[in-house]
């Protein structure tokens, strides 16, 4: 330098006709116990990496930017 593949909740990660942003696991609350753990319910927590383009409309598709993996030189 250049191919590809990846960024999405504190953590691991799902997300395919472009239209609802989500699940474990953790964290707070409550039930449940003497009590603690399990377990059963709620619940908070997101600039979807950054910017720009297309669209009525984008985590999604196109461009360029960073990181981070992997492979060729």
């Nucleotide at each position: 330098g250049g191919g590809c593949c990846g960024u999405u909740a504190g953590c691991u990660c799902a997300g395919u006709u472009g239209g609802g942003a989500g699940a474990g696991c953790g964290c707070c609350g409550g039930c449940c116990u003497c009590g603690c753990a399990u377990g059963c319910c709620g619940g908070a927590g997101g600039u979807c990496g950054g910017g720009g383009g297309u669209u009525c409309g984008a985590a999604u598709c196109c461009c360029c930017c960073a990181c981070g993996g992997u492979c060729c030189a």